[in-house]
Context: one part of a larger RNA
RNA sequence: GGCACACGGUGGAUGCCUUGGGUCUGAGAGGCGAUGAAGGACGUGACAAGCUGCGAUAAGCUUUGGGGAGCCGCACAUGGGCUUUGAUCCGAAGAUUUCCGAAUGGGGCAACCCAAUAUCAUGAAGUGAUAUUAUACCGCUUGCGGUAUGCGAACGGGGAGAACUGAAACAUCUAAGUACCCCCAGGAAGAGAAAACAAUUUAGUGAUUUCCUAAGUAGUGGCGAGCGAAAAGGGAUCAGCCCAAACCGUAAAGCAUGCUUUACGGGGUUGUAGGACUGCAAUCUGAACUAAUAAUUUGAAGUAGAAGCAUCUGGAAAGUUGCACCAUAGAGGGUGAUAGUCCCGUAAACAUAAGAAUUAUUUAUCUAGCAGUAUCCUGAGUACCGCGGGGUCGGAGACGCCCUGUGGGAAUCUACCAGCACCAUCUGGUAAGGCUAAAUACUCCUCAGACACCGAUAGCGAACUAGUACUGUGAAGGAAAGGUGAAAAGAACCGCGAACAGCGGAGUGAAAUAGAACCUGAAACCGUGUGCUU
Numbered sequence: 001g002g003c004a005c006a007c008g009g010u011g012g013a014u015g016c017c018u019u020g021g022g023u024c025u026g027a028g029a030g031g032c033g034a035u036g037a038a039g040g041a042c043g044u045g046a047c048a049a050g051c052u053g054c055g056a057u058a059a060g061c062u063u064u065g066g067g068g069a070g071c072c073g074c075a076c077a078u079g080g081g082c083u084u085u086g087a088u089c090c091g092a093a094g095a096u097u098u099c100c101g102a103a104u105g106g107g108g109c110a111a112c113c114c115a116a117u118a119u120c121a122u123g124a125a126g127u128g129a130u131a132u133u134a135u136a137c138c139g140c141u142u143g144c145g146g147u148a149u150g151c152g153a154a155c156g157g158g159g160a161g162a163a164c165u166g167a168a169a170c171a172u173c174u175a176a177g178u179a180c181c182c183c184c185a186g187g188a189a190g191a192g193a194a195a196a197c198a199a200u201u202u203a204g205u206g207a208u209u210u211c212c213u214a215a216g217u218a219g220u221g222g223c224g225a226g227c228g229a230a231a232a233g234g235g236a237u238c239a240g241c242c243c244a245a246a247c248c249g250u251a252a253a254g255c256a257u258g259c260u261u262u263a264c265g266g267g268g269u270u271g272u273a274g275g276a277c278u279g280c281a282a283u284c285u286g287a288a289c290u291a292a293u294a295a296u297u298u299g300a301a302g303u304a305g306a307a308g309c310a311u312c313u314g315g316a317a318a319g320u321u322g323c324a325c326c327a328u329a330g331a332g333g334g335u336g337a338u339a340g341u342c343c344c345g346u347a348a349a350c351a352u353a354a355g356a357a358u359u360a361u362u363u364a365u366c367u368a369g370c371a372g373u374a375u376c377c378u379g380a381g382u383a384c385c386g387c388g389g390g391g392u393c394g395g396a397g398a399c400g401c402c403c404u405g406u407g408g409g410a411a412u413c414u415a416c417c418a419g420c421a422c423c424a425u426c427u428g429g430u431a432a433g434g435c436u437a438a439a440u441a442c443u444c445c446u447c448a449g450a451c452a453c454c455g456a457u458a459g460c461g462a463a464c465u466a467g468u469a470c471u472g473u474g475a476a477g478g479a480a481a482g483g484u485g486a487a488a489a490g491a492a493c494c495g496c497g498a499a500c501a502g503c504g505g506a507g508u509g510a511a512a513u514a515g516a517a518c519c520u521g522a523a524a525c526c527g528u529g530u531g532c533u534u
Stems, first nucleotide, its partner, number of pairs: 001533009015519001016483002020454002022451007029443002031151002039100003042055003046078001050074002061094006070082003105114003115133007134149007155186001156184004166173001170222001196205002209236004219227002240435003243379001247266009271413001273378004277372004286366002291362008302350002308323003312319001324341002326330001332344003384408008394420001415430005470477002490518001493505004
């Protein structure tokens, strides 16, 4: 030096565990904010660095409902207190709520500086206290009131809008109207009551949205790569309405002095055309619902909730054995090992403030008929056309339809538009004003529950003082780190030692090779002893 065996050190894999995560489901909620938000700074404890809570009334104050014996957060110590005259704790309502922040009196390098006006301390200066003092728009009227501003995860509407990539290169094309950016809104948004489809074989359907299907079809396409409908059919959900105008009235203004304009009220709302207008008739049919009352259900914290003992093993019984019991409760968790009957609970019940929902009644609001057809009305720089773009499955094509920049530019019911160039016939509809629940999308958040999801290099980056420590001028990047034991019973006392290091006794404990560097404790790596061997 090697090999073997034994015993250690180091190290923290593995096993077991779970306070934390992941993905969903069902309900709820879907906003907060000038009554100052979200987010912070600084404070606040007997001692107080961090987290949590709170705000100079500062781990809290008041009232009230619950609850009933302990309590003074994480945080197990010391000290000092509170509490059956009901504390701590849980719910509801309120008070307080420094400074910054939309930040809003002015300024500013956020958490700071400096004012003006009025009143008061106080009679002046000075100082201090309280209140007010942002901008824009609107209303009423000259100083008062209202609204907005900012934040927020996704979902929505609008504006603007790439490239990598694919086409095995690349330019039309694709990626993709995606990403990113901006504006705006709601609990959903948007769309929506036909100038719609359909059909020519004859009709037929009847707002919108969404799912299945039609269908990878019809189409489109350097006819390449690719892109890619719709109707019909079957479901979900269903709901329809209001203006403008004609005409009538009131008021004001203007001037041609009997007209015009404006404002308000009535009227009226459609395509088998309707309405105004004229004549006749009529007070009741419904509604998508304002308020009040009543009833019922629900509803915060909560109440109550059945039934087991012994033996054996063991440190410990829930295990074993024996004999019982409850069950609308044998979900789950805890308890010194595996508990229906020990504890918390669970099933089935009960109670309740504010509030909510439903129903009923009353009330407010809105809403309906018949006939006639002379005259009047029925959305104009609109429809449509040319040129240039965009949307649609449709890349300019034979290219309709829809939107639009630009130039031209109608008709007025004997009218106009559409049915994929265009024309005729036929059919369907009535544009150029507006509103509209549900079915649909999403989840920052709350409650309940589930899982052939993870189990500390996994699962969220974060099971722990985690968006922390740390890095970076900054935008930003971004960790590591869980486990004594049933219970601290956390090792009194003695010894070695310089020792508050470490160790040996003693003691606790079932166990201390469970001793805080603490469950298990693999390997690499480092040793000690013994044997064999060179």